[in-house]
Context: one part of a larger RNA
């Protein structure tokens, strides 16, 4: 891991409700008396519920209590009892499985930490304290030498004891080891045997360590099925309906409980729903700011005031400062309106829809909600972000399409068809199904992106200049007073300043640009000529380029695509789902005929589903009809096996087995596995 078996809403009471049964008031408990394998059957009337309520009570009663009194309030004038069976709730383990943990009563120092007795171990080697003896020395000590001596939590080092480092080992040879290394090794040394003291206690050179592979409180057993607002699990079938992720309150937030949605049953109003008409109130977008209130930006006025100069003091002046009021011109508001929609809500009346509403009663789940769109808050006008409000999906919805994709687009799946038609999205090829016509795009743009940028390209509008010759090129001119004044070292068209005249001309500036110290060169306006037709410039609009770096070809699903198989317009066709139609069939449901209560016919509807509500089955053991029917001429069991039925299933036939035992009707449950790191066994 797999197969097999086992494995989770009981049971008692007591309530409340539904169903049904028996009695009109209902009913019997213990007990006793009879019986029987057992269950009964009779007595039994204490007791319990009904029969009258209100009141604190006296009390009064179809009333009563409040009160001086109510034409008023409030509770009554109304739910019959005992079974029995569904459902639920209460108390009990209370659908099973699981804690960490508390108490209580024992066992445990044979491991271990410490104490007591009582005994044993430490090879070899070094160093050489104290003292003693000599000798020296000294008045006499001190003190000094040497020999002798054998001290030491002394030194080196086996035994022995411990465990620094590393390597292996890590389903080990080992539930702590093993190989190198390494420390101590006469001492607060190792060690044997005996004894001692425990569980809020011992013990501890103190680490929460050790107390028998167990310690921030041992085991063992017992309260005990402790208790889990938390996981996890909870076994057959099929028809009908089908939710929430919200409010309010909680020591509550991952829980509850009342509402709200959901189902069942039963009552019951033209009540719901949808459109339109008419009739209503609103201050939201929006708009608007001499219609308030406040914000906000300019210049201007300014005799509120304010700062600076002046001024002995008063009184006053000036003042390219600020500056409240003011008017003018621009400009904002979720807590701003002189103003104001669409929707939305509300009454009524009509229309369709047909029970979809409302009540009252029994069950419930749900109280983590996702995106999407679109009006908002919060964040940074970030989030697959948060919080509302309104819609849809999903959740609980399968089916087409979006390459794959719970929330997007299409569509809401009883079932059966190798039948049709559409949706959305498609029609080169992978792939079902296509052309046609008119444009545009050259970027593989389509197949990611801004602000900006550009003779890209195609169309449109519009203003110049042009056959009197234009635009673009070439050829040739491009001149004179004059180096204009000023300035300046110089300024000669070209540093700079002011001014910018007049001449000869086709035409030429008191100079566009380069250039020089200033001069010179060389361009340019301007003109002619050559040429010989369009040119120059604005605005719009399509569609393209550029801006455009990131770790796989990797941003069309792929091939591959250019007068597309991209893009825009506009035609006709196919493709294409569980849509829809067509044809059987099934079950649910109105309605209507017939109809001996059960069905038949007809004409509609309807049948996706999570929590969960309802309603109808199938199967398994046992019991009872039952000493049943069958059965050695072969039961139960098990093996195969093309058969039946909307399912759970159920037959029939072989074989096997060898003695029992259906079907039916009723009744009663240790009644249904794949899931619990399920339990036990098996491979």
């Nucleotide at each position: 891991a797999c197969c097999g078996a086992c494995g989770a809403g009981u049971u008692g009471u007591u309530g409340u409700u539904u169903g049904u049964u028996g009695c009109a008031g209902g009913u019997u408990a213990a007990g006793c008396c009879u019986a029987u394998a057992a269950u009964g059957g009779g007595u039994g009337u204490a007791g319990c519920c009904a029969a009258a309520g209100c009141g604190a009570a006296a009390g009064c009663g179809a009333g009563u209590a409040c009160u001086a009194a109510u034409u008023g309030u409030g509770c009554g004038a109304u739910g019959g009892u005992a079974g029995c069976a569904g459902a639920u709730a209460g108390c009990a383990g209370a659908c099973c499985c699981g804690a960490a943990a508390c108490c209580g009563a024992g066992u445990g120092a044979u491991c271990u930490a410490c104490c007591c007795u009582u005994g044993g171990u430490c090879a070899g080697g070094a160093u050489g304290a104290a003292g003693u003896u000599c000798c020296g020395g000294u008045a006499a000590g001190a003190c000094g030498g040497a020999a002798u001596g054998g001290a030491g939590g002394u030194c080196c080092g086996a035994a022995c004891g411990c465990a620094u480092u590393u390597a292996c080992g890590u389903u080990g040879a080992a539930a702590a080891g093993u190989g190198a290394u390494g420390c101590g090794a006469u001492g607060a040394a190792c060690u044997g045997a005996g004894g001692g003291g425990a569980g809020g206690a011992g013990u501890a050179a103190a680490a929460g360590u050790c107390u028998a592979a167990u310690c921030a409180a041992a085991c063992u057993c017992g309260g005990a099925g402790a208790u889990a607002g938390c996981u996890g699990g909870u076994u057959c079938u099929c028809c009908c309906c089908g939710a929430a992720a919200u409010a309010g309150c909680u020591u509550u937030a991952g829980g509850g409980c009342u509402a709200g949605c959901c189902u069942u049953a039963c009552g019951u109003a033209c009540u719901g729903u949808a459109u339109a008409g008419u009739g209503g109130g609103g201050g939201u977008a929006g708009a608007g700011u001499u219609a308030c209130u406040g914000a906000c930006u300019g210049a201007g006025u300014a005799u509120u005031g304010g700062g600076g100069c002046c001024c002995a003091c008063c009184a006053g002046g000036c003042u390219a400062c600020c500056g409240a009021a003011c008017a003018c011109a621009a400009u904002c508001a979720a807590a701003c309106u002189c103003c104001g929609a669409a929707u939305a809500c509300u009454a009524c009346u009509a229309u369709a829809u047909g029970a979809a509403g409302c009540g009252u009663a029994g069950g419930a789940g749900u109280c983590a909600g996702a995106c999407u769109a679109u009006g908002g808050g919060g964040g940074a006008u970030a989030a697959g972000c948060u919080c509302c409000g309104u819609a849809g999906u999903c959740a609980a919805g399968a089916g087409g399409g979006a390459a794959a994709c719970a929330g997007c687009c299409c569509a809401g799946a009883u079932c059966a068809u190798u039948a049709g038609u559409u949706a959305a999205g498609g029609u080169c090829c992978c792939u079902a199904a296509a052309a046609u016509g008119a444009g545009a795009u050259a970027a593989g743009u389509g197949a990611u992106a801004a602000a900006g940028g550009a003779a890209g390209u195609a169309a449109a509008a519009g203003u110049g200049c042009u056959a009197a010759g234009a635009c673009a090129g070439c050829u040739a001119g491009g001149a004179u007073g004059u180096u204009g004044g000023c300035u300046u070292a110089g300024a000669a068209g070209c540093a700079g300043c002011a001014a910018u005249c007049a001449u000869u001309u086709a035409a030429a500036a008191a100079g566009u640009g380069c250039g020089u110290a200033a001069u010179a060169g060389c361009u340019u306006a301007c003109u002619a000529g050559c040429c010989g037709a369009g040119u120059a410039c604005u605005u719009u609009u399509g569609u393209g380029c550029c801006g455009a770096a990131a770790a796989u070809u990797a941003g069309c699903g792929g091939g591959a695509c250019u007068a597309a198989a991209g893009c825009u317009c506009a035609u006709u066709a196919c493709c294409g789902a569980a849509a829809c139609u067509a044809u059987g069939a099934a079950c649910c449901u109105u309605g209507a005929u017939a109809u001996u209560a059960g069905u038949a016919u007809u004409a509609g509807g309807g049948u996706g589903g999570u929590a969960g509500g309802g309603g109808a089955g199938c199967g398994u053991u046992c019991u009872a009809u039952g000493u049943u029917a069958g059965g050695u001429u072969g039961a139960a069991g098990c093996c195969u096996u093309a058969c039946u039925u909307u399912a759970a299933a159920g037959a029939g036939a072989g074989g096997u087995g060898g003695a029992c035992g259906a079907a039916a009707u009723a009744g009663a449950a240790g009644u249904g596995a794949g899931a619990a790191u399920g339990u036990c066994g098996g491979u």
The prediction has a mean pLDDT of 84. Predicted 3D model of a 683-nucleotide part of an RNA (large-subunit ribosomal RNA, domain II) from a Dehalococcoidales bacterium. The full RNA is in RNAcentral, with records from ENA.